Predicted 3D model of an 86-nucleotide RNA (c-di-GMP-I riboswitch aptamer) from Hydrogenoanaerobacterium saccharovorans. Its mean pLDDT, the model's own confidence on a scale to 100, is 77. Of the family's consensus pairs, 95% are formed in the model. The source organism's lineage runs through Bacteria, Bacillati, Clostridia, Oscillospiraceae and Hydrogenoanaerobacterium.

RNA sequence: CUGAAUAGUAGGCAAACCCAGCGAAAGCUGGUGACGCAAAGCUGUGAGUCUAAAGCAUAAUUUGCUAUGACAGUCUAGUUGCAAUC
Repeated sequence: CUGAAUAGUAGGCAAACCCAGCGAAAGCUGGUGACGCAAAGCUGUGAGUCUAAAGCAUAAUUUGCUAUGACAGUCUAGUUGCAAUC
C1' cells in the first nucleotide's frame, strides 16, 4: 500500500420523552436524554414514506389531486474515512 473477516478498548454519533425557537404542515435547529449505531460520516441517484402552503378541480367554505417542501436511524447508488487483528 492492497485485500479479508471480526470487532468497538480509546475516541465518535444520538432514538423516544420533555423544554425553547423556526415552519402552513411534514419536519428542522439548540438544550436535555440514551433506544440503538462500524459509516447512525457526506451527497441525495433510483425506489419508498410523510406533508399540502401555493396551484388546479369540486362546490360551499367542504372534499380530492399535486412537491417546487421534507425524511437518509426504510432499501439502493455515489463518495470519503478512525483504532485493533490476519